Model confidence (mean pLDDT): 88 of 100.
This is a predicted structure of a 349-nucleotide part of an RNA (small-subunit ribosomal RNA, central domain) from a Lachnospiraceae bacterium.
The sequence was found in a public genome assembly.
[in-house]
Context: one part of a larger RNA
RNA sequence: CUGGGUGUAAAGGGAGCGCAGACGGAUGUGCAAGUCUGAUGUGAAAGCCCGGGGCUCACCCCCGGGACUGCAUUGGAAACUGUGCGUCUGGAGUACUGGAAGGGCAAGCGGAAUUCCUGGUGUAGCGGUGAAAUGCGUAGAUAUCAGGAGGAACACCGGAGGCGAAGGCGGCUUGCUGGACAGUAACUGACGUUGAGGCUCGAAAGCGUGGGGAGCAAACAGGAUUAGAUACCCUGGUAGUCCACGCUGUAAACGAUGAAUACCAGGUGUUGGGAGACACAGUCUUUCAGUGCCGGCGCAAACGCAUUAAGUAUUCCACCUGGGGAGUACGUUCGCAAGAAUGAAACUC
Numbered sequence: 001c002u003g004g005g006u007g008u009a010a011a012g013g014g015a016g017c018g019c020a021g022a023c024g025g026a027u028g029u030g031c032a033a034g035u036c037u038g039a040u041g042u043g044a045a046a047g048c049c050c051g052g053g054g055c056u057c058a059c060c061c062c063c064g065g066g067a068c069u070g071c072a073u074u075g076g077a078a079a080c081u082g083u084g085c086g087u088c089u090g091g092a093g094u095a096c097u098g099g100a101a102g103g104g105c106a107a108g109c110g111g112a113a114u115u116c117c118u119g120g121u122g123u124a125g126c127g128g129u130g131a132a133a134u135g136c137g138u139a140g141a142u143a144u145c146a147g148g149a150g151g152a153a154c155a156c157c158g159g160a161g162g163c164g165a166a167g168g169c170g171g172c173u174u175g176c177u178g179g180a181c182a183g184u185a186a187c188u189g190a191c192g193u194u195g196a197g198g199c200u201c202g203a204a205a206g207c208g209u210g211g212g213g214a215g216c217a218a219a220c221a222g223g224a225u226u227a228g229a230u231a232c233c234c235u236g237g238u239a240g241u242c243c244a245c246g247c248u249g250u251a252a253a254c255g256a257u258g259a260a261u262a263c264c265a266g267g268u269g270u271u272g273g274g275a276g277a278c279a280c281a282g283u284c285u286u287u288c289a290g291u292g293c294c295g296g297c298g299c300a301a302a303c304g305c306a307u308u309a310a311g312u313a314u315u316c317c318a319c320c321u322g323g324g325g326a327g328u329a330c331g332u333u334c335g336c337a338a339g340a341a342u343g344a345a346a347c348u349c
Base pairs, nucleotide, nucleotide: 003321004320005319006318007303008302012317014201015200016199017198021194022193023192025088026087027086028085029084030083031082033081034080035077036076037075038074039073040072041071042070048066049065050064051063052062053061054060091191092188093187094186095184096183097182098181103177104176105175106174107173108172109171110154115149116148117147118146119145120144121143125136126135162169163168206247207246208245209244210243211242215241216240220236221235222234223233258316259315260314261313262312263311266294267293268292269291270290271289272288273287274286275285276284277283278282298305299304322349323348324347331342332341333340334339
């Protein structure tokens, strides 16, 4: 290499869109590139294989046959692949009707709470801990009442519940906008699947410019603890957290499980639709799409998975091939930087 694999042993790309490529539904008919078959030519000799023969045998040599799996020309076959033309509706899409949702973007609004400011009441403590202290307070704190400012987050509802490709999304209203689902079966007629490169999206932290800054809080300071305490605990506290625009492109980006299609026992919840029956504020049966739990066949090293497969099959992509060295070095690409991507070897066990 072939092969065998990728939930947990090494291994699924963070996610999507999609060019090339690969693969692709039913049916009729033509062609004959692949495919199958016949013929002819060629495939040097020697060598090789088989059968004989000659040196006393063998090595060696000679004769005959085969093979030379190939190539070219030509005659035919038409199931399959391919290709041309025609038809179809089951895959896919469109249309119409309908309900569901924290899907996205923007603007406006709301109440609770924390903090701060002003004023009233009021007096000696408050705060914090295992216990304390630092800290705050007679320049009147904490507590309490009234008013005001500002920022951030949205209690209850809330749910193994919903939506989104993933990241993710939760107060209310409005506007713009994306997707999914159910039903009807009107339309198109294979328009499909996957997808190397490529493009787009992508938590948190971080970076640039300009705003904002209530609470929280890396760094930092102080108080404790301790043998020490560059920590855990306490009092403070700056970046940051928030907004706009731009960059970064990584995560245990996890279901540690790529996408698509078909098939293969059941039971029980739940979400959104539909249909039917009946003793009809309801109950029962059934069907499609999602989302959980349990469990059989089968699979699995076991754990477990089990119609949401890790089962049975097909198609396409990505990735793995002993541990360390190392996700390092070098080179290249990207980035303002931090760094990211790609990614070895010597040596060693």